RNAcentral holds the full RNA, with entries from ENA and SILVA. Small-subunit ribosomal RNA, central domain from an uncultured marine eukaryote, 511 nucleotides, folded computationally. The coordinates come from a structure-prediction model, not an experiment, and the mean pLDDT is 81. Rfam family: Eukaryotic small subunit ribosomal RNA. The literature on the family includes a 2001 paper in Science by Yusupov et al., "Crystal structure of the ribosome at 5.5 A resolution".
Context: one part of a larger RNA
RNA sequence: UUGCAGUUAAAAAGCUCGUAGUUGAACUUCUGGCGGUGUUUAGUUUCGGCUUUGGUCGGGCUAGGUACCGUCAUCCGUUUGCGAACUAGGUUCAUCCUUUACUGGUUGGCUUGGGGAGCAGACAAUUUACCUUGAAAAAAUUAGAGUGUUUCAGGCAGGCAAUCGCCCGAAUACAUUAGCAUGGAAUAAUGGAAUAGGACUUUUGUCCAUUUGGUUGGUUAUUGGACUUGAGUAAUGAUUAAUAGGGACAGUUGGGGGCAUUAGUAUUUAAUUGUCAGAGGUGAAAUUCUUGGAUUUAUUAAAGACUAACUUAUGCGAAAGCAUUUGCCAAGGAUGUUUUCAUUAAUCAAGAACGAAAGUUAGGGGAUCAAAGACGAUCAGAUACCGUCCUAGUCUUAACUAUAAACUAUACCGACUCGGGAUUGGAAGGGUCUUUAAAGCCCUUUCAGCACCGUAUGAGAAAUCAAAGUCUUUGGGUUCUGGGGGGAGUAUGGUCGCAAGGCUGAAACUU
Numbered sequence: 001u002u003g004c005a006g007u008u009a010a011a012a013a014g015c016u017c018g019u020a021g022u023u024g025a026a027c028u029u030c031u032g033g034c035g036g037u038g039u040u041u042a043g044u045u046u047c048g049g050c051u052u053u054g055g056u057c058g059g060g061c062u063a064g065g066u067a068c069c070g071u072c073a074u075c076c077g078u079u080u081g082c083g084a085a086c087u088a089g090g091u092u093c094a095u096c097c098u099u100u101a102c103u104g105g106u107u108g109g110c111u112u113g114g115g116g117a118g119c120a121g122a123c124a125a126u127u128u129a130c131c132u133u134g135a136a137a138a139a140a141u142u143a144g145a146g147u148g149u150u151u152c153a154g155g156c157a158g159g160c161a162a163u164c165g166c167c168c169g170a171a172u173a174c175a176u177u178a179g180c181a182u183g184g185a186a187u188a189a190u191g192g193a194a195u196a197g198g199a200c201u202u203u204u205g206u207c208c209a210u211u212u213g214g215u216u217g218g219u220u221a222u223u224g225g226a227c228u229u230g231a232g233u234a235a236u237g238a239u240u241a242a243u244a245g246g247g248a249c250a251g252u253u254g255g256g257g258g259c260a261u262u263a264g265u266a267u268u269u270a271a272u273u274g275u276c277a278g279a280g281g282u283g284a285a286a287u288u289c290u291u292g293g294a295u296u297u298a299u300u301a302a303a304g305a306c307u308a309a310c311u312u313a314u315g316c317g318a319a320a321g322c323a324u325u326u327g328c329c330a331a332g333g334a335u336g337u338u339u340u341c342a343u344u345a346a347u348c349a350a351g352a353a354c355g356a357a358a359g360u361u362a363g364g365g366g367a368u369c370a371a372a373g374a375c376g377a378u379c380a381g382a383u384a385c386c387g388u389c390c391u392a393g394u395c396u397u398a399a400c401u402a403u404a405a406a407c408u409a410u411a412c413c414g415a416c417u418c419g420g421g422a423u424u425g426g427a428a429g430g431g432u433c434u435u436u437a438a439a440g441c442c443c444u445u446u447c448a449g450c451a452c453c454g455u456a457u458g459a460g461a462a463a464u465c466a467a468a469g470u471c472u473u474u475g476g477g478u479u480c481u482g483g484g485g486g487g488a489g490u491a492u493g494g495u496c497g498c499a500a501g502g503c504u505g506a507a508a509c510u511u
Base pairs, nucleotide, nucleotide: 004482005481006480007463008462012479014354016352017351021347022346023345025240026239031073032072033071034070035069036068037067038066039065040064041063042062043061044060045059047058048057049056050055077123078122079121080120081119082118086114087113088112089111090110091109093108094107096105097104127189128188129187130184131183133181134180142173143172146156147155158167159166160165199233200232201231202230205227206226208224209223211221244344245341246340247339249336250335252333253332257329258328259327260326263307264306267303268302269301270300271299272298274296278289279288315322316321359400360399361398362397363396364395369393373389374388375387376386411478412477413476415470416469418454419453420452423449424448425447426446427445428444429443430442431441432440458465459464484511485510486509493504494503495502496501
C1' cells in the first nucleotide's frame, strides 16, 4: 500500500495566495496481398463410426468471419569477415555416349571470377520506467519427492544378497528492492527541423594531418578531419483548438473596496420660553432631581454616534464582512464572441497577505451605552438578575495582537446519477401597450448563481443527505487532521508578542 474514519461519536487549518512535492486532455504504422496453423458459421460429400433410420460425432471439399506466425508492399542502416544454391570461364583429371580422331557432348572433381540465402563482429539507430525469459543469488528454515526411525517428532538415510559383493539416493520448488543479460514496444515520461546554424545529392574555397612518385625541398595529386561558398532534390519542415486554462474586446451587474462630499431622525447638553408640584423608576419601592421652577411644552444651537421603515431564506465579497446622497479612483464576477495564445493546468510542506469582538501603545474625540467601582432594592445570603450614578472602553488615526459555536460544526479541483416550481445576473427569440423606439409586463430557450420543495432501485448508527450518492462490486487528482475518558491544550523546551497571550506540545499517574 492492498484496506479506516473526519455534519452531530476523536478528527477539514478562519480565509486566500504560493515554491518544492504529487498529479495532469486528445492526436502520430493503420491496413492490404500471399502462405501456414488454430477456432468458428453456412452449404456439400459415392467417406468412416454409433444408431430408436429422426439424427449425432469425426474426416474431406467450397464460401466467409476471427486470432496468431512467416513473407512482401515498407523499415532497420553502414561496414568488416565467413559463406550454400545458382551462374560465366579454365583444366595436362576421371566416367559414359559419340567420332576417323581427346572430335563433340554429358556427369563429376580441381581451379578463377560473378552472385549473396544465411552466420559472426564493430559502429550507429534518443534515453528510461514497465512486462517477459535467463544467469547469478549460503546452508539450516519453509513447501515438497523418496525412504516402515515399530508409528510420530525427526534423520538422510537405505535396499538386495547374506563368505565375495551389488544397487538406488542425498530430488525439486520458492527465494521480492538493487545490479547483469535477453525479447516486447501497449502504457507513462523524454528527444528531434522555426532567426533553419535542418536532411540528402552535388559543388567552391580555407586550414590541418597523412600517403606515393630513389633521396632532399617546392607546387600539384591521394586519403582522412574541421570550417565554408553556390546550386539542386523534397507533398520540404509549425498536430488539434479540450463543454481544460490564460489574455483581449462588448454591453452590463452588485448593500464588493478606498477617498471625498451630503442627508435623516433620535439621544444628550446648553440658551431662551409657557405653566406649576411633583418628577424618575419599579412586581412594589428606594437611592436620585425638584419653588434657586424639576418633569413637561415650544423655538433654536452644538456635539458625537448610528443609518429605521423599504429589508427578502434577495445581492456582493477569499473569508472576516458590506445598506443615507453624489462625485472620483482602481478592481471583480457572470454573460456574449466564426477574437487571440497553445498545456500555459489542479492541489499544495516552507513562506506570505487579509482576518469579528475583546485587548495593548501613542494621539484625537468623548453624545449614547457601559466591564470595574459606589449605592438602592430583593434574598437565609446576593460580591447577581431589577433600579440610580459612573471609569476604562464603545468612535477615529497610526501601529500591534491573530483568536471565536471564525459553523454549512460538512477541504479544493474534475466527472456522472431523479423530478419540480420560484428567484438574482447576463444572452437569444417571441407576445402585449405605445408613433416606429426606450423602458415596463408576460412567455420560451440557454449559461452562471443564493437557496427551496417532493422523492430515493443510492447512502447512513440514525437524525437526515442530490450529496453526507456513484465504498467489502473497496483506486479520478491533491492537501490537512483523528485513534477510549481524564491528566491537558497543562508542564517543559523552542519561537512570535510591549503585554495579555498565540503557535508547536508531552509524560508520570488514573480509569